Predicted 3D model of a 531-nucleotide part of an RNA (large-subunit ribosomal RNA, domain I) from a Thermoplasmata archaeon. The sequence was found in a public genome assembly.

Context: one part of a larger RNA
RNA sequence: CUGCCUGGGGAAUGGUUUGGAUUGAGCGCUGAAGAAGGACGUGCCAAGCUGCGUAAAGCCUUGGGGAGGCGCAUGGAGCCUCAGAUCCAAGGAUAUCCGAAUGGGACUUCCUGUCUUAUAGACACUCCGAAAGGAGGGGGAACCCGGGGAAUUGAAACAUCUUAGUACCCGGAGGAAAAGAAAUCAAGCGAGAUGCCGUUAGUAAAGGCGAUCGAAAGCGGCAUAGGGCAAACCGAAUAUUUCACAGAAAUGCGGAAUAGAUGUGGAGUUUGGACCUCUUCCAACGCCUAGUUUUCUGACCGCGAACAGCUGGAAAGCUGUGCCAUAGAGGGUGAUAGCCCCCUGCGGGAAGGAAAACAAGCUACGAGAGGAGGUAUCCGGAGUACCGUGCGUCGUAAUUCGCGCGGGAAUAUGGGUGGCACUAACAUCCAACCCUAAAUACGUCUCAAGUCCGAUAGCGAACAAGUACCGUGAGGGAAAACUGAAAAGCAACCCGAAAGGGUAGUGAAAAGAGCCUGAAACCAGGUAGCA
Numbered sequence: 001c002u003g004c005c006u007g008g009g010g011a012a013u014g015g016u017u018u019g020g021a022u023u024g025a026g027c028g029c030u031g032a033a034g035a036a037g038g039a040c041g042u043g044c045c046a047a048g049c050u051g052c053g054u055a056a057a058g059c060c061u062u063g064g065g066g067a068g069g070c071g072c073a074u075g076g077a078g079c080c081u082c083a084g085a086u087c088c089a090a091g092g093a094u095a096u097c098c099g100a101a102u103g104g105g106a107c108u109u110c111c112u113g114u115c116u117u118a119u120a121g122a123c124a125c126u127c128c129g130a131a132a133g134g135a136g137g138g139g140g141a142a143c144c145c146g147g148g149g150a151a152u153u154g155a156a157a158c159a160u161c162u163u164a165g166u167a168c169c170c171g172g173a174g175g176a177a178a179a180g181a182a183a184u185c186a187a188g189c190g191a192g193a194u195g196c197c198g199u200u201a202g203u204a205a206a207g208g209c210g211a212u213c214g215a216a217a218g219c220g221g222c223a224u225a226g227g228g229c230a231a232a233c234c235g236a237a238u239a240u241u242u243c244a245c246a247g248a249a250a251u252g253c254g255g256a257a258u259a260g261a262u263g264u265g266g267a268g269u270u271u272g273g274a275c276c277u278c279u280u281c282c283a284a285c286g287c288c289u290a291g292u293u294u295u296c297u298g299a300c301c302g303c304g305a306a307c308a309g310c311u312g313g314a315a316a317g318c319u320g321u322g323c324c325a326u327a328g329a330g331g332g333u334g335a336u337a338g339c340c341c342c343c344u345g346c347g348g349g350a351a352g353g354a355a356a357a358c359a360a361g362c363u364a365c366g367a368g369a370g371g372a373g374g375u376a377u378c379c380g381g382a383g384u385a386c387c388g389u390g391c392g393u394c395g396u397a398a399u400u401c402g403c404g405c406g407g408g409a410a411u412a413u414g415g416g417u418g419g420c421a422c423u424a425a426c427a428u429c430c431a432a433c434c435c436u437a438a439a440u441a442c443g444u445c446u447c448a449a450g451u452c453c454g455a456u457a458g459c460g461a462a463c464a465a466g467u468a469c470c471g472u473g474a475g476g477g478a479a480a481a482c483u484g485a486a487a488a489g490c491a492a493c494c495c496g497a498a499a500g501g502g503u504a505g506u507g508a509a510a511a512g513a514g515c516c517u518g519a520a521a522c523c524a525g526g527u528a529g530c531a
Base pairs, nucleotide, nucleotide: 001529002528003527004526005525006524007523008522014516015482016481019453020452022449023448024447025446026445027443028442029139030138037098038097039096040053041052042051044076045075048072049071059092060091061090062089063088064087068080069079070078103112104111105110113123114122115121116120125136126135127134128133143174144172145171146170147169148168154161158208184191185190195222196221197220198219199218206212226435227434228433229381233266234265237264238259239258240257241256242255243254245252246251272379273378274377275374276373277372278371279370280369281368282366286362287361291358292357293356294355295354296353297352300348301347302346303345306321307320308319309318310317322339323338324328330342331341332340386407387406388405389404390403391402392401414430415429416428417427418426469476470475489515492503493502494501495500
């Protein structure tokens, strides 16, 4: 030096999974009755997490359950419990300080008042209201609506354009939101609110006609639902609050106050209506939910079947002979268990909660409800429609939608629209008021699943994880899983100051504590060969 062997070192690999990610189903708001979130406390010994709040790992009641329990957490000390604990479910009590934070104040999770019936309670601001009284404020992962609104970038430069109405900021709402019952489309045929999906279609269109951008009708599906005002005509026939009574409630009756002729209420709403004539009908399809029934949910409960021998540390393995099955999904148990355990399958279920139905109750003979006919008269949303002009926006091009400024109608014999303008016809609809479930979006949360990942993967986080640590701060942000079936976690002896080692013992095996497996680099020793 090379090869081999024995070790050290190291933590790859294999195996495992309390965790993740995805999809599906369910479910979806919360807060002055003080939230979300935090601070500080709270245990016999208590640093962290969890729970709880001076009544502080807890208190009370009801139900379940049935032998152990005093959280993670395996120790010591003590205690509770068949007079039913711990635990689970439902309901209640307590619930410090900060925080919308709200008696006043504050850089300091702290300081400090007034009134009162004083161990208790009240006292912020804004809005509604005469008052009494009521409401709002803040939070929420994403989703939704509205108000503002970039730049990098692309155009191979750059300014219109694009990125993009995106990111971001602000306001607001809900379990969804928004939209929504045609002054819509269509085309000479017709359709019949909205939303979402597929297609139409990268089409029509826009575009320094560059880069790029980019619909709709229609068709096929999902889901389906329609209503109310203003006015004409009536003209107080009305409503609200509060008190007393009845009632479960709706509601009724009476008193008072208030609203209301600048119109409460009735009627009416596009099939136009009012109005006129004729005619039919009279408490339910509206409101309420104490009661009854049913269904769902619900701590939880009930119901099936296996033994022996062999190997082994251990039987669930092998052999033999049986049994159950609406259960042979899955997991655990000292190796691979339908019959050992948890479950699974089927059936049942208190209180509480939810829904539906029934029955009962309540609200009108009236300005009542419906139908047919008539069309003289009356009504049908104004600084609106529309025009000019400027700006933003849109696929919208002379033809999108919106805003500013200046003008400014008609009244159903009327008006809007039919993708340049204007004219005539034709078709179609009725603006300038409001409400509306479902189909749709999202996932903080619960459950399930698998041709997902298996600890450098999968969430940043399987572990004290948004922790340790870094930064004045905004913010950045890790590493880290595995003894064994059971601690049986090595008594005792020897060496040693100890660490550690040698015996001995436990165990199937030292697997001996950063302990399953234990590769390589790297290091040492031994051995063989060669120099």

Rfam family: Archaeal large subunit ribosomal RNA. On this family, see Yusupov et al., Science 2001: "Crystal structure of the ribosome at 5.5 A resolution". The prediction has a mean pLDDT of 83.